[in-house]
RNA sequence: CAGGUCGGCCAGGCGGUCGCGCCUCGCGACUCCGGAUCCUUCAAGAAUGGGGCGCGGGGUGAGGAAAGUCCGGGCUCCACAGGGCACGGUGCUGGGUAACACCCAGGCGGGGUAACCCGACGGAAAAGGGCCACAGAAAAGCAGACAGCCGGGGCAGCCUAGGCCGCCCCGGUGAUGGUGAAAAGGUGGUGUAAGAGACCACCGGCGCUCGUGGUGACACGGGCGGCCAGGCAACCCCCACCGGGAGCAAGGCCAAGCAGGGGCGAGACCGUUCCCAUCGGGUCUGAGACCCGACGGGGAACAGGCGCGGGGCGGCCCGUCCCGUCCGAGCCCCGGGUAGGCCGCUAGAGGCGGCGGGCAACCGCCGUCCCAGAUAGAUGACCGCCCACGACAGAACCCGGCUUAUCGGCCGGCCUGGGUG
Numbered sequence: 001c002a003g004g005u006c007g008g009c010c011a012g013g014c015g016g017u018c019g020c021g022c023c024u025c026g027c028g029a030c031u032c033c034g035g036a037u038c039c040u041u042c043a044a045g046a047a048u049g050g051g052g053c054g055c056g057g058g059g060u061g062a063g064g065a066a067a068g069u070c071c072g073g074g075c076u077c078c079a080c081a082g083g084g085c086a087c088g089g090u091g092c093u094g095g096g097u098a099a100c101a102c103c104c105a106g107g108c109g110g111g112g113u114a115a116c117c118c119g120a121c122g123g124a125a126a127a128g129g130g131c132c133a134c135a136g137a138a139a140a141g142c143a144g145a146c147a148g149c150c151g152g153g154g155c156a157g158c159c160u161a162g163g164c165c166g167c168c169c170c171g172g173u174g175a176u177g178g179u180g181a182a183a184a185g186g187u188g189g190u191g192u193a194a195g196a197g198a199c200c201a202c203c204g205g206c207g208c209u210c211g212u213g214g215u216g217a218c219a220c221g222g223g224c225g226g227c228c229a230g231g232c233a234a235c236c237c238c239c240a241c242c243g244g245g246a247g248c249a250a251g252g253c254c255a256a257g258c259a260g261g262g263g264c265g266a267g268a269c270c271g272u273u274c275c276c277a278u279c280g281g282g283u284c285u286g287a288g289a290c291c292c293g294a295c296g297g298g299g300a301a302c303a304g305g306c307g308c309g310g311g312g313c314g315g316c317c318c319g320u321c322c323c324g325u326c327c328g329a330g331c332c333c334c335g336g337g338u339a340g341g342c343c344g345c346u347a348g349a350g351g352c353g354g355c356g357g358g359c360a361a362c363c364g365c366c367g368u369c370c371c372a373g374a375u376a377g378a379u380g381a382c383c384g385c386c387c388a389c390g391a392c393a394g395a396a397c398c399c400g401g402c403u404u405a406u407c408g409g410c411c412g413g414c415c416u417g418g419g420u421g
C1' cells in the first nucleotide's frame, strides 16, 4: 500500500423568525373548588391555598433501531397459587443475570491459507413405531442377482482337432460395472471354481474396561472384542429441566347519568330449639286453664352435615376455598344511562467517571447527573450560509435480549499478500 476480518462511535452543522407538548416562576377577582362569617334551614359568602383559562419569562423535548411483538422479567388483578395427567418450551459443559431461546469462556463438529465465522450440538448401539422422492434388481435387521464373474447340465456353430464362441436352464458370488444423497468399513495378502472379515497384517470406527489431565463437556494413552451396526428425533417417541392465567383498554379513585322487564336455573333432605293444632296422662269443684309426654302434620329461627348448582379453574381429574340452594347464586334475552377528570406514568435491574475483583460476560464500592410523558395524541415550518448533499425510520406501562430495515462517515485490534528501509 492492497485485500480481508472483528469491535466501538456518529446519524448533516451553525444562525435567525414563527409554532407545539411537558415542567417551573410571575401577573390577571376570567372561572371552579374550598369554606371563616351569618345561622333553624336554605341562600349568600371574606382570607390563605388548590385546579383550570389567558398573558409574559425561563428550562426541556424521540431512536439505534422508538419497528416486528419473537423470547425473558418487573408491575397489576385473579382468596392462597396445591398435586397428577395432558399440552407447550428448552436441550454440549462451566459461568453471568431478576430471568431468558440472551451474553461470556471453553469443548466437539463443519468452513476458511489465516484473522475469524457457523452449528436446536441429549438419545437412532439395543425401548418401540414411522418415513427415505427420482433413479435403481434391491432403501434396511440374519438385505439385495440388472449386467458381469464362476461351476454344472442341455442345444447349436467354427476351425489348423485342441480350443474358441452363441443361446437356454440350475446353482454359487456383493470382488467388478451401473443407479442413487445414501448400496451394510479401507489397503494389501492368504484363500477359492469365482469370491467374501471367511481368515491374517496394518489403518479407521464402535463398544467394554483401565490409567492420566481437566470443576466439567472432553482430550490423550494402554488392553480386550471381528462388533463393522445407513440416514431422519426441526416425525411420533424416550430422558432431563422449565412453564398457573390474563394483561396498563392491567388495576384503583372521583364526578355525572339511568328504568326496569322477561326467561332458564340446584333439596321443597337430615338435625336442634320454639310456636300452633292433634292424641294420651296428671292437678284444680267445673266450663276451661296449667303441667308432663308422644309420634306424625304445619310454621319460624339457627348453625352444622350430606347432596346438588355456580365460580377461582385455563384442556381434564383430584384436593381445597368462596357464593348459593326457591325471599334463588349464576347465565341468557330485551330495554335504559355514560363514554368526563385524576392516579397508575416514569428516578430506573438508570447514564457517566474513578477504584477494586474476574480471562470475559458481569459484579461491588465511591462520586456525579436527571434525560419525553402525550390521550386525537407535542419535537415542526420558513429563510440564510457551509459541507462529504444527508439513509432507515416516530415514544404510548417499564426494562433485558433477539431479529429485521438503514445514505454514508470516523476510530481501533488482528490476519494474508506485496513493496521499501
Stems, first nucleotide, its partner, number of pairs: 001417010012386007020061009030052004037044001063392001067403002070401005075247004082318004087243005092106005107121001108119004122238002128236002130232003146177002148173008157164003185203006204228002206225008251343004260334005267306001269305002271302006278294007307325006350369008387390001
Predicted 3D model of a 421-nucleotide RNA (Bacterial RNase P class A) from a Chloroflexota bacterium. Rfam family: Bacterial RNase P class A. Rfam classes the family as a ribozyme. The sequence was found by an Rfam model in a public genome assembly. The model forms 97% of the base pairs in the Rfam consensus.